[in-house]
RNA sequence: UCCGAUAAAUGGCAAACCUGGUGAAAGCCAGGGACGCAAAGCCACGGGUCUAAGGCAGAAUGCUAUGACAGCCGGGUUGCCGAA
Numbered sequence: 001u002c003c004g005a006u007a008a009a010u011g012g013c014a015a016a017c018c019u020g021g022u023g024a025a026a027g028c029c030a031g032g033g034a035c036g037c038a039a040a041g042c043c044a045c046g047g048g049u050c051u052a053a054g055g056c057a058g059a060a061u062g063c064u065a066u067g068a069c070a071g072c073c074g075g076g077u078u079g080c081c082g083a084a
Base pairs, nucleotide, nucleotide: 012037013036017032018031019030020029021028022027035071041077042076043075045074046073047072048069049068050067054064055063056062057061
């Protein structure tokens, strides 16, 4: 220096739900709150999922991302501790 624990420690994040804001919606932001998380930090690159304002077709309604989700999976990137 690399790998590396069902170990220990220091810190960190925060699901559902509630309140307020924002958005067409999905969702997002802030406060409260903790189900969990070793990348539950960051990036929509591949797959997937959600929404459908606008657009297209239309009888109902359907299709569509330029909108989202990183706490769905993979990938990229940064990173704490560091036994045998």